[in-house]
Context: one part of a larger RNA
């Protein structure tokens, strides 16, 4: 821009894409078969490999503004307690998120038409012949079936709901004010994301931050008291203190104020 009024939702599916793998063992059955050795078709079941998708309950990894321990040095006048730097200084743990080494699931079943091939009936050609007329069976392959995209499918589809038939004009069809609605703008997003878009929210508000409570993590803060010559230990406090992303609540802070577009149905 189009889809002959303008909007908001929900859809149909022409068409396209993806997927499509495979092993071992058990039962049938030591049966059929075979002198024996050996050893099935058909059918049923179990467990795997590789590949793929989703997810984070478990296990594990990461977790650079979480907690603790600790070395050197500089600083906060000193002690105590802290801060900076040294790969996040190093070390031990670790929430969320993201992940695999983790978990769950998938390949199908089934229908149709077929290939090689196997047949029925059957002439030409009194026989024979799956073929010439006709009719069956038959693949991991084809097609439908499963998943995803999808009406620019210009053949532009469908359903529901909302808004109305305004004003001006040198009438080409232009201009203007609006409706439903949309956008700008603003606050956010771990349901989204390079930007854009998308999603949620904008005081008639829990969108983010802060604060409060919880979960979870770390593992017993500082101060004071007591014990010890001291390093240190114990109590206060039978899990203390601190705490990122998680869960719930709470208008304290920021989403203020406002602007623009948008039909009149050839």
């Nucleotide at each position: 821009c189009g889809c002959a009024g303008g909007a908001g939702a929900c859809u149909u599916g022409a068409g396209g894409a993806a997927g499509g793998c495979u092993g071992u063992c058990c039962c049938u059955a030591g049966u059929a078969c075979g002198a024996g050795a050996g050893g099935a078709c058909c059918g049923g079941g179990a467990c795997g490999g590789a590949c793929g998708a989703a997810c984070c309950u478990c296990u594990g990894g990461u977790g650079u503004g979480c907690c603790a321990g600790u070395u050197g040095u500089c600083c906060c006048g000193c002690c105590a307690g802290g801060g900076g730097c040294a790969c996040c200084g190093c070390u031990g743990g670790u929430u969320a998120g993201c992940c695999a080494c983790g978990u769950u699931c998938g390949g199908a079943a089934g229908g149709g038409a077929u290939a090689a091939c196997c047949g029925c009936u059957g002439a030409a050609a009194g026989c024979a012949u799956c073929u010439a007329a006709g009719c069956g069976g038959g693949a991991a392959g084809c097609u439908c079936g499963u998943u995803c995209c999808a009406a620019g499918a210009u053949g532009a589809g469908g359903u529901c709901u909302c808004c109305c038939a305004c004003c001006c004009c040198u009438c080409g069809u232009g201009g203007g004010u609006u409706a439903a609605g949309g956008c700008c703008c603003c606050c956010a997003g771990c349901u989204a994301g390079a930007c854009c878009a998308c999603u949620g929210g904008g005081u008639u508000g829990a969108u983010a931050g802060g604060c409060c409570g919880g979960a979870a993590g770390u593992g017993g803060a500082a101060g004071c008291a007591c014990c010890g010559c001291a390093a240190g230990g114990u109590g206060u406090g039978u899990g203390a203190g601190c705490u990122g992303a998680c869960c719930g609540g709470u208008a304290c802070u920021a989403a203020u104020a406002g602007g623009c577009c948008g039909a009149g149905g050839a």

Overview:
A computed fold for a 266-nucleotide part of an RNA from a Pseudonocardiaceae bacterium, annotated as large-subunit ribosomal RNA, domain VI. Its Rfam family is "Bacterial large subunit ribosomal RNA". Gene Ontology terms of the family: structural constituent of ribosome and ribosome. The prediction has a mean pLDDT of 86.